[in-house]
Context: one part of a larger RNA
C1' cells in the first nucleotide's frame, strides 16, 4: 500500500417550539387492588398547570405599586369570542463523557538498587623488567661533630610494560552490535580493580556536581487506579433526490484563529402592497469652480513710512535696496468659499407595473464575524508593491460550471433540469495548426516595428501629412566661373595692433556688387574664405508648423520565439462597410420537476374548508456553510397474505432483460444447502473512502 470487517449526534432528566391525538378545565405520583403476571386494567385527586393581577413584603384586587395625595407614572384588566390541558412525535436548549479520536499533565496506592550511584561487611587480583628514597655495615680523613666511599636495603597516588581497567582518534555507523569489534591511544601497588552478601528510592534517594545516575529517552522512573482528567486545538463523521440560500460587517468581550448580541439566510403564521419605480416637494455644501472671508505664493504701479543699510556727494540730495498699505494682472487650498452640481437620502392623502426569490411584524431553527481581486473615490506608502485601510451594501470570485484572454479563482462574455449529429447569437475571432473572408475600399509602416499587454526622459535632414510664410521665366535655389575695391595700416592702445588682443567710432568714394569686416590665419604683415555682384544653367526653392507610424535610448544570468509555423499592396497599423465562425445564452422539438392561477375528480366534516386526482396556462429548477421537505436500503418486534421454500431458502457468481428522476427493485442462469419474504404499523447497535484510524489478510 491494498483487500475485507469493525469505526463517530445516542439514552435518561428538565424546558420552550411546532405537528398529531385524548379530554373540556387537564392530568394524576408513590402505593393499593384484580387478572391471561413482569404488563394490562380499575383505584388512589397528595400534588402539578391553567383559570387574575400588582407589591420586596404584609396586604389588597380588575386593579395595584409609589406617594401625604383621590395628582401623575410603572406593571395589569378591558376595549377585542377568550383555551387550556395531558400524552406522544420531531427540532433545539440545558445537566451529565455527551458526536468520535488525540494531549503534554496533576493526584493517589504500588513496584524497583540482578543496570547504575554511594556506603557497609567479607573475600579475590595485579607478567616481566627498571630506577635505587629513608636506614644499615664495612673502609679512609677527623680531637669530636661529622664528611666521603664501597656494600647491604627496597621507599614511591615512581618509570616501561602484559593480564585488568578505561574510551582520546580513526575505521564501523539501514552495523556483527539501540554503543560492538578493529588499529592506534590513557592508567596499570593505587582517591586501583574486582566476587558476593546487604543498604539508601519518587519531590525522594545517591551524586569527585554534569541536573548526572536510578532497569536501552529522568528538570521528576515504572504499574495500576481517579478517568471517557480537560482541549476556545487539529483530524474525522457512512444513503438518495427535492425547494430556497448565506457571510468573511457592527457594537461588547484578559477579546481579537473564541464568544454573545444585532445585521445577512431558511421554515411557519399573521397583515395585504406596506416594497419597489416614477412623479411632486425637500434639505444639503462634496466634484467642479472661484477669491468675496481666511491663509499661501509670483510679477508690475504708486502711495506712506524708518532713518539701524550699500554706492556718489563738500552738502543739499540723488540712485539702489527695507517696512506696511492700496490698486492692477496671472494664480493655490482637507481643517477657505461670493458659488454650486451629478448621485445620493429624506417626505409624500399622487400615479404605475409585475404576485414576485417583494415589504414588515412574530415564532421554531441556522451558519457567518480569517475574505480574495477588478473598477471608481480616498486616507497611509514613493500618485512603489500580487501592499495596507475605507467608502460605493459596485462586480466577479468564494459557493458558478461553459466560450473568450496560449496556460490563467477574482479580467471580458455568459448563470449548466434532462435529452438532440436542429437553427441563431454575444466577447472573441475566420494563411495552417483551429471552426469561420488568403474579403471588399482608402492609406500608412521597411523597423520582423508588428502580429493579446507591457520601457522613459532625451535625441533623429527615416518616411508620411496639416497650416502659415518668403524667394522665384524681371531667372529664385545649390553647383561652377569670375570680382569681392579705393580713402587706409580709421582713431587710440601698444614692442607690434595694417578688417579679425583690446578701447571708440563705424564714414566717405569708385561701383554690377565688396563691412572702417563673419570665421580661419600671421610676431605684425601676407595667405584663404563670408557677406555683397555678374555670368553658365534652368524649375522651383527655402524658413516655420499640426499630425501619423518608424529609429536611436534598450545590458543577464541552462535555448531561443509573435501560443507555434510563419507572415512586407500583410496574416501588421488606422478608418470603414459586408458576410460567416463561435457557449450548457437564445430558439426548436421531446420530456421531468417546484410554485402560483384556472378548470376537474375523489373523500371528509363544522357546508366552504382541508387533503388528493387530473388538465391547461405562466414563471422558475448552478450552489459550499446552513434551513426546509421527500424517500431508498439494514437489523428485530407484532399483525397479515392462513405467502414462498429440498420441484431448492439466504448468501455468493454473472459488463447481456425489465422498472425507477436517485438511492434501489424485479427477473435469468450457476453455485449453494435451509431458511425466507409481501402489506401495514412499531423500535434501533441503521448505511464509511479517507480519522499519520482499529484489527485480520496479501
Nucleotide at each position: 500500500g491494498c483487500c475485507a470487517a469493525c469505526g463517530a449526534g445516542u439514552u435518561u432528566g428538565u424546558g420552550u417550539a411546532u405537528g398529531c391525538a385524548g379530554c373540556a378545565g387537564c392530568u394524576u405520583a408513590a402505593g393499593u387492588u384484580a387478572c391471561u403476571u413482569u404488563g394490562u386494567a380499575a383505584c388512589g385527586c397528595a400534588g402539578g398547570c391553567a383559570a387574575a393581577g400588582g407589591g420586596a413584603a404584609a396586604c389588597c384586587g380588575a386593579g395595584u405599586g409609589u406617594u401625604a395625595a383621590u395628582a401623575g407614572c410603572g406593571c395589569g384588566a378591558a376595549a377585542u369570542u377568550a383555551a387550556g390541558u395531558u400524552g406522544u412525535a420531531u427540532a433545539c436548549a440545558u445537566a451529565a463523557g455527551a458526536c468520535c479520536c488525540g494531549a503534554a499533565g496533576c493526584u493517589g496506592a504500588g513496584u524497583g538498587a540482578g543496570c547504575u550511584u554511594g556506603c557497609c561487611a567479607u573475600g579475590a587480583g595485579c607478567a616481566g623488567g627498571u630506577u635505587g628514597a629513608a636506614c644499615c655495615u664495612u673502609a679512609u680523613u677527623g680531637a669530636a661533630a661529622a664528611a666521603u666511599a664501597a656494600g647491604g636495603g627496597g621507599a614511591g597516588g615512581a618509570c616501561c610494560g602484559a593480564a585488568c581497567c578505561c574510551a582520546c582518534g580513526c575505521g564501523c555507523g539501514g552495523g556483527c552490535a539501540a554503543c560492538a569489534c578493529g588499529c592506534g591511544g590513557g592508567g596499570a601497588u593505587g582517591a586501583c580493580u574486582u566476587g558476593u552478601g546487604g543498604u539508601a528510592a519518587g519531590g525522594a534517594g545517591u551524586g569527585a556536581a554534569a541536573a548526572g545516575c536510578u532497569a536501552a529517552c529522568c528538570g521528576a522512573a515504572c504499574u495500576c487506579a481517579g478517568u471517557a482528567a480537560u482541549a476556545g486545538c487539529u483530524g474525522g463523521u457512512u444513503c438518495u433526490c427535492u425547494c430556497c440560500g448565506a457571510a468573511a460587517c457592527a457594537g461588547u468581550u484578559u477579546u481579537a484563529g473564541g464568544a454573545c448580541u444585532g445585521g445577512c439566510g431558511u421554515u411557519g403564521a399573521a397583515u395585504g402592497u406596506u416594497c419597489c419605480u416614477g412623479g411632486u416637494g425637500g434639505g444639503g455644501g462634496u466634484a467642479g469652480a472661484g477669491c468675496a472671508c481666511u491663509g499661501g505664493a509670483a510679477g508690475g504701479a504708486a502711495a506712506a513710512g524708518a532713518u539701524a543699510g550699500g554706492g556718489g556727494g563738500a552738502a543739499a540730495c540723488c540712485u539702489c535696496g527695507c517696512u506696511u498699505u492700496u490698486c492692477c494682472u496671472a494664480u493655490c487650498a482637507a481643517a477657505c468659499u461670493c458659488c454650486g452640481a451629478a448621485u445620493a437620502c429624506c417626505a409624500u392623502u399622487c400615479a404605475g407595473u409585475u404576485a414576485a426569490u417583494a415589504a414588515u411584524u412574530c415564532a421554531g431553527c441556522a451558519g457567518u464575524u480569517a475574505g480574495a481581486c477588478u473598477c471608481a473615490g480616498g486616507g497611509g506608502g514613493c500618485g512603489a508593491a500580487g501592499c495596507u485601510c475605507c467608502u460605493g451594501u459596485g462586480g466577479u470570485c468564494g459557493a458558478a460550471a461553459g466560450g473568450g484572454a496560449a496556460a490563467c479563482a477574482g479580467c471580458c462574455c455568459a448563470g449548466a433540469c434532462c435529452u438532440a449529429a436542429a437553427c441563431c447569437u454575444a466577447a472573441g475571432g475566420u494563411c495552417c495548426c483551429u471552426a469561420a473572408a488568403u474579403a471588399u475600399a482608402u492609406a500608412c509602416u521597411a523597423a520582423g516595428u508588428g502580429c493579446a499587454c507591457u520601457u522613459a526622459a532625451g535625441g533623429u535632414g527615416g518616411u508620411u501629412u496639416u497650416a502659415u510664410u518668403u524667394c522665384u521665366u524681371a531667372a529664385a535655389c545649390a553647383u561652377c566661373c569670375a570680382g569681392g575695391a579705393g580713402g587706409u595700416u580709421g582713431g587710440c592702445u601698444u614692442a607690434g595692433a595694417a578688417g579679425c588682443a583690446g578701447c571708440c567710432a563705424u564714414c566717405c568714394u569708385u561701383u554690377a556688387a565688396a563691412g572702417a569686416u563673419a570665421g580661419c590665419g600671421u610676431a605684425a604683415c601676407a595667405g584663404c574664405u563670408c557677406a555683397c555682384u555678374g555670368g553658365c544653367c534652368a524649375a522651383g526653392a527655402g524658413a516655420u508648423u499640426u499630425a501619423g507610424c518608424g529609429c536611436c535610448g534598450c545590458a543577464a544570468a541552462u535555448g531561443a520565439u509573435c501560443g507555434g509555423g510563419g507572415c512586407u499592396c500583410a496574416a501588421g497599423u488606422a478608418u470603414a462597410u459586408u458576410a460567416c465562425c463561435g457557449a450548457a445564452g437564445g430558439u426548436u422539438a421531446g420530456g421531468a420537476u417546484u410554485u402560483u392561477a384556472u378548470a376537474u375528480c375523489u373523500u371528509a366534516u363544522u357546508u366552504a374548508u382541508a387533503a388528493u386526482u387530473u388538465a391547461u396556462a405562466a414563471a422558475g429548477u448552478g450552489g459550499u456553510a446552513g434551513g426546509a421537505g421527500a424517500g431508498c436500503g439494514u437489523u428485530c418486534u407484532g399483525u397479515u397474505c392462513u405467502g414462498c421454500a429440498a420441484u431448492g431458502a439466504a448468501g455468493c457468481c454473472a459488463a447481456a432483460g425489465g422498472c425507477g428522476u436517485a438511492a434501489g427493485c424485479c427477473a435469468u442462469g450457476g453455485u449453494g444447502g435451509a431458511g425466507c419474504g409481501u402489506a401495514c404499523a412499531g423500535a434501533a447497535g441503521u448505511g464509511a473512502g479517507a480519522a499519520u484510524g482499529u484489527u485480520g489478510g496479501c